[in-house]
Context: one part of a larger RNA
RNA sequence: CGCAGGAAACUUGAGGGAAUCUGACCUUAGUACGAGAGGGCCAGGUUGGACGAACCUCCCGUGUUCCAGUUGUCAUACCAAUGGCAUAGCUGGGUAGCGGUCGUUCGGAAGGGAUAAACGCUGAAAGCAUAUAAGCGUGAAACCCAUCCCAAGAUAAGGUUUCCCAUCUCUUUUUAGAGACAUAAGAUCUCCAGAAUACUACUGGUUUGAUAGGCAGGAAGUGUAAGCAUAGCAAUAUGUUCAGCUAACCUGUACUAAUAGAUCGAGAGG
Numbered sequence: 001c002g003c004a005g006g007a008a009a010c011u012u013g014a015g016g017g018a019a020u021c022u023g024a025c026c027u028u029a030g031u032a033c034g035a036g037a038g039g040g041c042c043a044g045g046u047u048g049g050a051c052g053a054a055c056c057u058c059c060c061g062u063g064u065u066c067c068a069g070u071u072g073u074c075a076u077a078c079c080a081a082u083g084g085c086a087u088a089g090c091u092g093g094g095u096a097g098c099g100g101u102c103g104u105u106c107g108g109a110a111g112g113g114a115u116a117a118a119c120g121c122u123g124a125a126a127g128c129a130u131a132u133a134a135g136c137g138u139g140a141a142a143c144c145c146a147u148c149c150c151a152a153g154a155u156a157a158g159g160u161u162u163c164c165c166a167u168c169u170c171u172u173u174u175u176a177g178a179g180a181c182a183u184a185a186g187a188u189c190u191c192c193a194g195a196a197u198a199c200u201a202c203u204g205g206u207u208u209g210a211u212a213g214g215c216a217g218g219a220a221g222u223g224u225a226a227g228c229a230u231a232g233c234a235a236u237a238u239g240u241u242c243a244g245c246u247a248a249c250c251u252g253u254a255c256u257a258a259u260a261g262a263u264c265g266a267g268a269g270g
Stems, first nucleotide, its partner, number of pairs: 001153001005164007015150004021049007033038001051107005059100004066093005071086006111145003118138004165267001167180005186264004191205004211257003214253005220246003227240005
């Protein structure tokens, strides 16, 4: 821009894409078969491999500063307690998120149609025979459906529901034509954000508000803070103390910020 008014939702599916794998074991059954050795078809069930998708409950990794320990040095006058630097100084753990065939869950199931090779029914040409010449069947991971995803720019531009409708000026096309300005439904900008993201887009919110921050409580992590007291010559230990501190998580709470505002947006026809 189009889809002959403008919007908001929900859809149909022309067409396209993805997927399509397979082993072992058990029962039937030591049965059918076979002198024996051996050993089924059919049918039902269990459990794997590879491949793929999703996810983070469990396991594992990361988690640049959440907690603790600790070395050197400098600083806060000193002690104590802290802070800076040294790869995040080093070390031990670790929330959320992200990720992993190192984790979990799920998938390729079932069914239908038309067929290939192959196997048949009826059946003449050719009194027989013949699955074929007319006619009718069975039959494969392949084909068409079915499963999952995209999909009306499918210009043949589809469908359903709901919402919205106003004023002025000019002109001899005057039941018409041309133009203009504000609006309607609605949308956008701005603003607060996000398990959405290169930008854009998408999604939520914008005081009639829990969108983000803060705060409160909780979860979870670390592992028992500082100060004081007691014991010890002291290092240190014990008590107060499952303490103290705490990021992204959960719930609540308008304290802070989403203020104020701006822009776009209207029918050739019957």
Molecule: large-subunit ribosomal RNA, domain VI
Organism: Elusimicrobiaceae bacterium